The RNA shown here (c-di-GMP-I riboswitch aptamer) has 103 nucleotides and comes from a Rhodocyclaceae bacterium. It was read from a public genome assembly, where an Rfam model found it.

[in-house]
Formats: sequence, C1' cells, structure tokens
RNA sequence: AACUGCAAAAGGCAAACCCAUCGAAAGGUGGGGACGCAAAGUCACCGGUCUAAAGUAAUCCGUCGGCAGUCCGAUGGAUUUCCAGGACAGCGGAACCGCCAGG
Repeated sequence: AACUGCAAAAGGCAAACCCAUCGAAAGGUGGGGACGCAAAGUCACCGGUCUAAAGUAAUCCGUCGGCAGUCCGAUGGAUUUCCAGGACAGCGGAACCGCCAGG
C1' cells in the first nucleotide's frame, strides 16, 4: 500500500417519533431520541424514487371588449393533466477522501 471486519478497543453517525424553524411541497436545519450503520463521510455524474410552486394543456365559472353568431379576443378564479433547473447520498452504481484492528 492492498485486502479483510467474525472478535476486542478508541471514537463516530443517527431511522421512526416529538419540539422549534425554513419551504408551495418533497424535504432541509437545530434540539431531544435511537431503528440501525465499517464509510449511515463527501459528491446529484448514471439509473431510480419523491414533490409540482412557477409554467404547459384541458374543462368549468366570472368580468370586460368586439359583435350579433349558441362566435371570437383579453383577463381573473376553481379542478384536473404534463413537466425539474426543486429534493433524496439511510435505494443501487461511478467518482473523491478517511478512523481503528489484523486477534
């Protein structure tokens, strides 16, 4: 250096849930708390998963205008649809870095 992690030891992280806070949401952060974890350290590059505020499309309703046509245009609202440049590293892979031990 690589490999291994059944055991011991030094330490580490922290799921669910609860509180606070940020966010439209998914989710994040801080505190409590431990289901677990040898990379449960870092990183959204690939696959996957989650969300859909804004935007898109459809339908319906309202207002205004053109007009006379049960039509057209503008605009606001409701419901639904699609969509990531928003998330997840404790879903898998890639990349980067690292503690202890070798009994």